[in-house]
Context: one part of a larger RNA
RNA sequence: GCCGGCGACUUAUAGGGAGUGGCAUGGUUAAGGAAAAACAUCCGAAGCCAAAGCGAAAGCGAGUCUGAAUAGGGCGAAAACGUCACUUCUUAUGGACCCGAACCCGGGUGAUCUAACCAUGACCAGGAUGAAACUUUGGUAAAACGGAGUGGAGGUCCGAAUGGUCUGAUGUUGAAAAAUCAGCCAAUGAGUUGUGGUUAGGGGUGAAAUACCAGUCGAACCCGGAGCUAGCUGGUUCUCCCCGAAAUGCGUUGAGGCGCAGCGGUGACUAUGAACUACCAUGGGGUAAAGCACUGUUUCUUCACGGGCUGCGAAAGUGGUACCAAGAAGUGGCAAACUCUGAAUACAUGGUAAGGUUUUCAGUCAACCAGUGAGACAUUCGGGGAUAAGCUCGAAUGUCAAAAGGGAAACAGCCCAGAUCAUUGGCUAAGGCCCCUAAAUGACGGCUAAGUGGAAAAGGAUGUGAGACUGCUAAGACACGUAAAAGGUUAGCUUAGAAGCAGCGACCCUUUAAAGAAAGCGUAAUAGCUCAUUACUGUAAGCGGUCUUGCGCCGAAAAUAGCCGGGACUAAGUCGUCUGCCGAAGCCGUGGGAUUGCAUAAAAUAAAAGCAAUCGGUAGGGGAGCGUUGUGCUUUGGGUGAAACUUUUAAGGAAUUAAAAGCGGACAAAGCACAAGUGAGAAUGUCGGU
Numbered sequence: 001g002c003c004g005g006c007g008a009c010u011u012a013u014a015g016g017g018a019g020u021g022g023c024a025u026g027g028u029u030a031a032g033g034a035a036a037a038a039c040a041u042c043c044g045a046a047g048c049c050a051a052a053g054c055g056a057a058a059g060c061g062a063g064u065c066u067g068a069a070u071a072g073g074g075c076g077a078a079a080a081c082g083u084c085a086c087u088u089c090u091u092a093u094g095g096a097c098c099c100g101a102a103c104c105c106g107g108g109u110g111a112u113c114u115a116a117c118c119a120u121g122a123c124c125a126g127g128a129u130g131a132a133a134c135u136u137u138g139g140u141a142a143a144a145c146g147g148a149g150u151g152g153a154g155g156u157c158c159g160a161a162u163g164g165u166c167u168g169a170u171g172u173u174g175a176a177a178a179a180u181c182a183g184c185c186a187a188u189g190a191g192u193u194g195u196g197g198u199u200a201g202g203g204g205u206g207a208a209a210u211a212c213c214a215g216u217c218g219a220a221c222c223c224g225g226a227g228c229u230a231g232c233u234g235g236u237u238c239u240c241c242c243c244g245a246a247a248u249g250c251g252u253u254g255a256g257g258c259g260c261a262g263c264g265g266u267g268a269c270u271a272u273g274a275a276c277u278a279c280c281a282u283g284g285g286g287u288a289a290a291g292c293a294c295u296g297u298u299u300c301u302u303c304a305c306g307g308g309c310u311g312c313g314a315a316a317g318u319g320g321u322a323c324c325a326a327g328a329a330g331u332g333g334c335a336a337a338c339u340c341u342g343a344a345u346a347c348a349u350g351g352u353a354a355g356g357u358u359u360u361c362a363g364u365c366a367a368c369c370a371g372u373g374a375g376a377c378a379u380u381c382g383g384g385g386a387u388a389a390g391c392u393c394g395a396a397u398g399u400c401a402a403a404a405g406g407g408a409a410a411c412a413g414c415c416c417a418g419a420u421c422a423u424u425g426g427c428u429a430a431g432g433c434c435c436c437u438a439a440a441u442g443a444c445g446g447c448u449a450a451g452u453g454g455a456a457a458a459g460g461a462u463g464u465g466a467g468a469c470u471g472c473u474a475a476g477a478c479a480c481g482u483a484a485a486a487g488g489u490u491a492g493c494u495u496a497g498a499a500g501c502a503g504c505g506a507c508c509c510u511u512u513a514a515a516g517a518a519a520g521c522g523u524a525a526u527a528g529c530u531c532a533u534u535a536c537u538g539u540a541a542g543c544g545g546u547c548u549u550g551c552g553c554c555g556a557a558a559a560u561a562g563c564c565g566g567g568a569c570u571a572a573g574u575c576g577u578c579u580g581c582c583g584a585a586g587c588c589g590u591g592g593g594a595u596u597g598c599a600u601a602a603a604a605u606a607a608a609a610g611c612a613a614u615c616g617g618u619a620g621g622g623g624a625g626c627g628u629u630g631u632g633c634u635u636u637g638g639g640u641g642a643a644a645c646u647u648u649u650a651a652g653g654a655a656u657u658a659a660a661a662g663c664g665g666a667c668a669a670a671g672c673a674c675a676a677g678u679g680a681g682a683a684u685g686u687c688g689g690u
Base pairs, nucleotide, nucleotide: 001690002689003688004687005686006685011094012093013092014091015090016089017088018087019086020085021084022083023082026049027048028047032043033042034041053060054059063075064074065073066072097235098234100232104225105224106223107222108221109220115199116198117197118196119195120194121193122192123191124189126158127157128156129154133150134149135148136147137146138145162186163185164184166183167182168181169180170179201217203213204212205211210219238625239624240623241622242621243620248261249260250259251258252257262372263371264369265368266367267365268364269363270362273361274358275357276356277353278352279351280350281349282348283347289341290339291338295335296334297333298332300330301329302328303327306324307323308321309320310319311318312317375400376399377398378397379396380395381394382393383392384391405416406415407414420592421591422590423589425588426587427586431582432581433580434567435566436565440579442578443577444576445575446574447573453569459554460553463551464550465549466548467547468546469545470544471543472542480538481536482535483534484533486510487509488508492504493503516531519530520529521528593615594614595613596612597611598610626679628676629675630674631673632672633671634670635669636668637667645662646661647660648659649658650657651656
């Protein structure tokens, strides 16, 4: 892991609701007792509920309270129904659906491991070094001091046993819950070790690491309180039918919990209720836009209070100013917390639609039962952020959540569309129709040449199509060819030089068809070559400019081939127009089923057939059933073979049921009731097997 068994909403009491039953000329007993011993029955009104309310109360009473009140108002009466059981749902209290802590407390058990200590024993091959002291000798006045020897000190040295554990490798489901191998450290000491003993958990011991106290230590272990508690995680077992959410608001030692409200279910009651579409009418508003009249902000111009600087003066004062500048006028802007203005929508109320459409979708109940209170994305309007985020916070709508089907290659949240079942029938939606791949190699008119299509900006460009305006042009344009492009003059200044062409200022006149005191190259300066401008010949009909617009081009560098789903495509790209077709669980046809309502319909109930609408679904609510074990009553089967098990077949909407054969060898089943240890695939479930 798999297979099989076991495995989770129980029970008691009390409150509330619903259903059923008894009684209602109210209902009912409790403790206790009688008899009985299976349930039941009888006695027992103490008590409880109801039958009257109002008031804080005294109290009064179909009224009462407030009040000065005979007023008004509040709550009542007049209308009415209760009560006791049982079943079921739910709440409260108990372990309260099941499993699960870490902890806390009490009483005990541990120092055969380990820490320290106590008592008593044991152990440390061999080698090295050579302290004190002593002997002797030298030395000294005597010492000191020196030499040689003897000697054998030391938390001394090397190194076995022994003890330790610094490094590496192996091992890592190991040979081993810490070892092996090769090295390593201490090895007469604060050494190692045997035996016996002492210290105990709010504690001990600790050369101190929160270390160790029996593979357990920031507080041991065992049993008990104890089924601690767990706003947390996991799990929670048969079927079918109907309805069907929420992820929001307020509060919360509240934020992954809870309470109330909102939204769901069920029931009862009420009503031509509710919703939707189109149009009309009437409303309030201060958003978008716009504006500058207010509040602020802001460009420039003019006038200018006041100030600064400054001249003259002894001062009073009087001048100047290219500085600042209130305020005013004009001019041009800006605003979520500005408004002289002011939409579209939305919202509210009412009306109309030859009595529009849907048809219970609505409202009410201090009714009963919930779940939800992590939401996600898309589009639009806003705040935060960087007008970033599959970001975050609001609002509106949709989808997903809880929704399958078709499309988007694949793709919860996008587009189409809401699956009762069957059907080798039909029509469509989105989206498609060359092949993969169902359906047009469809029609007509354009564009694109970039594989653009099939990713991107500022910016750039004689790409190309369409349009508007405009200049030149048979008196010959544009382009090409030939020629001219001169003179005053090397203008003036500057400068070594400056002659069209370093620089400064100026930029005239003449000849002319035309020619700049020169647009570029060039020289030291000249020279030289072009250009503007002009003529001619030849040619010959269009040649330029600006703007708008369609489709393209460049701009364009990333790590697998990697931005058409592929093949491929010049349309099978793209724009416009048109006709067909394909295409879904949509709609229709045919047949079947279920739910609810309606009338047939009658005294009531049930069934059948009829009509209409409905039948996706998580949390969750409601309804109806199947099966298991046992009990009661009734009725059956069984050694001429029960149950169980195996296989096969049949029936039913499902849980399931029935039959046959085999095996088996003694019990079993049906109907109607009742009671539950009543249904497993999941809980790192549990026990067994494998």
Large-subunit ribosomal RNA, domain II from Hydrocytium acuminatum, 690 nucleotides, folded computationally. A source record names the gene rnl. Its Rfam family is "Bacterial large subunit ribosomal RNA". Taxonomically the source falls in Hydrocytium (Eukaryota, core chlorophytes, Chlamydomonadales, Chlorococcaceae). The RNAcentral record of the full RNA draws on ENA. The coordinates come from a structure-prediction model, not an experiment, and the mean pLDDT is 84.